[in-house]
Context: one part of a larger RNA
RNA sequence: UGACGGGGGCCCGCACAAGCGGUGGAGCAUGUGGUUCAAUUCGACCCACGCGAAGAACCUUACCCAGGCUCGAACGGCAAUUGACAUCCUGCGAAAGCAGGCUCCCGCAAGGGCAAUUGUCGAGGUGCUGCAUGGCUGUCGUCAGCUCGUGUCGUGAGAUGUUGGGUUAAGUCCCGCAACGAGCGCAACCCUUGUCCGCUGUUGCCAUCAGGUUAAGCUGGGCACUCUGCGGAGACUGCCGGUGAUAAACCGGAGGAAGGUGGGGAUGACGUCAAGUCAGCAUGGCCUUUAUGUCUGGGGCUACACACGUGCUACAAUGGCCGAUACAAACCGUCGCGAUACCGCAAGGUGGAGCUAAUCGGAGAAAGUCGGUCUCAGUUCGGAUUGCAGGCUGCAACUCGCCUGCAUGAAGUUGGAAUCGCUAGUAAUCGCGGAUCAGCACGCCGCGGUGAAUACGUUCCCGGGCCUUGUACA
Numbered sequence: 001u002g003a004c005g006g007g008g009g010c011c012c013g014c015a016c017a018a019g020c021g022g023u024g025g026a027g028c029a030u031g032u033g034g035u036u037c038a039a040u041u042c043g044a045c046c047c048a049c050g051c052g053a054a055g056a057a058c059c060u061u062a063c064c065c066a067g068g069c070u071c072g073a074a075c076g077g078c079a080a081u082u083g084a085c086a087u088c089c090u091g092c093g094a095a096a097g098c099a100g101g102c103u104c105c106c107g108c109a110a111g112g113g114c115a116a117u118u119g120u121c122g123a124g125g126u127g128c129u130g131c132a133u134g135g136c137u138g139u140c141g142u143c144a145g146c147u148c149g150u151g152u153c154g155u156g157a158g159a160u161g162u163u164g165g166g167u168u169a170a171g172u173c174c175c176g177c178a179a180c181g182a183g184c185g186c187a188a189c190c191c192u193u194g195u196c197c198g199c200u201g202u203u204g205c206c207a208u209c210a211g212g213u214u215a216a217g218c219u220g221g222g223c224a225c226u227c228u229g230c231g232g233a234g235a236c237u238g239c240c241g242g243u244g245a246u247a248a249a250c251c252g253g254a255g256g257a258a259g260g261u262g263g264g265g266a267u268g269a270c271g272u273c274a275a276g277u278c279a280g281c282a283u284g285g286c287c288u289u290u291a292u293g294u295c296u297g298g299g300g301c302u303a304c305a306c307a308c309g310u311g312c313u314a315c316a317a318u319g320g321c322c323g324a325u326a327c328a329a330a331c332c333g334u335c336g337c338g339a340u341a342c343c344g345c346a347a348g349g350u351g352g353a354g355c356u357a358a359u360c361g362g363a364g365a366a367a368g369u370c371g372g373u374c375u376c377a378g379u380u381c382g383g384a385u386u387g388c389a390g391g392c393u394g395c396a397a398c399u400c401g402c403c404u405g406c407a408u409g410a411a412g413u414u415g416g417a418a419u420c421g422c423u424a425g426u427a428a429u430c431g432c433g434g435a436u437c438a439g440c441a442c443g444c445c446g447c448g449g450u451g452a453a454u455a456c457g458u459u460c461c462c463g464g465g466c467c468u469u470g471u472a473c474a
Base pairs, nucleotide, nucleotide: 001474002473003471004470005469007468008467009466010465011464012463013462015458016457019422020421021420022419023418026313027312028311029310030309031308032307033306034304035303042052043051063299064298065297066296067295068294069293075122076121077120078119079118080117081116082115083114088101089100090099091098092097104113105112106111124288125287127286128285129284133282134281135277136276137275138273140271145184146183147182148181149180150179151160152159153158164175165174166173190265191264192263193262195233196232197231198230199229201227204223205222206221209220210219211218236259239253240252241251242250243249315415319374320373321372322371323370324369325368331362332361333360336355337354341350342349343348381412386407387406388405389404390403391402392401428450429449430448431447432446433445434444
């Protein structure tokens, strides 16, 4: 100087407390460990475990079995050779491949092009090393810290500044001070949302006028309103009162759509963990070269006594079922979205209007509201499992896809020790969309609807910041 302390002081955080809802019990989905296996490819373990994977039937695919190839699956250079290796045809074959047959183009020509074969120099490797590395990322932590120049102090390591008194979300600001300044962080500048104004006026909108309909901005018309997009205004402790050192600031109030960082996002200092990644990519070294490369068929990654993580669905009456009916946002669509209509109980099929989209389509939002029924039961709860019959995608759904109908109707009556999330348009609950994608979503990323309870407080648990103290630790 740090680190540590079941030392002290001050302070903060859904850290505790106060509340609400879960997990841990059940069934299923999914990841992991273990076990098994020819293989169940690999990585990740406080910071892994619905993670890499925004989608394993083949492909993917790296694993296993089997069958092939060896200048090789792709590419470049050089030399030689051939005019067919190829396409096509025939045979073998599961395919890949192998064997055989037919047998180039431009040009008068020289020659050129194209393709292949042979040889050779490079190839190839998801093989090893993340403890040789770049890049990127996680974590402490969006915590308020981390440093430098000059000066001063100290023999020196170092100290000071950065400590102190207040204050703040903040090393934020004020005051003081052997310090005076500065940098990286904080904040602001960026995006979004909340209010108003101006411009814009179709594909959007419809107050007034007219026409018209069973109805409908449907038509003329209009741009007032909503809205779209662009540009501005607005919030700064600016104003008032109080507290305070007259400071910084804090408390209350006014006005205001919004008040003290308005809400949300992006943004991650010096560094720590030889943290993670050689399998995204790049890359040193090592290893391999008729194989650790590469092609193909099939299998596996989907196994199953068991253990754990993350979720979904429930155990019901604030509910289940049936009928009627209301209101979104965001997004996607031409190899696509696909309406009206018809067929089917349905999944879906036939068909194809319109739409390169504020125009057409996906698209019926659901919880909600109104009415009916069930009456506390393993039930009209719950839907696992299984049988049968179908549908869709796709060469192909056996291993191993999703969906529909009928039948079947398991466990489960609120969950031990323990443990997680959340402070407001949040939790809880309800549906909708998108990426990936032929098909496949209970996951992920977004969107809106309904919409709470509680916070006395900081003694305690966990993590962190500053000062100080002890130390046989570095």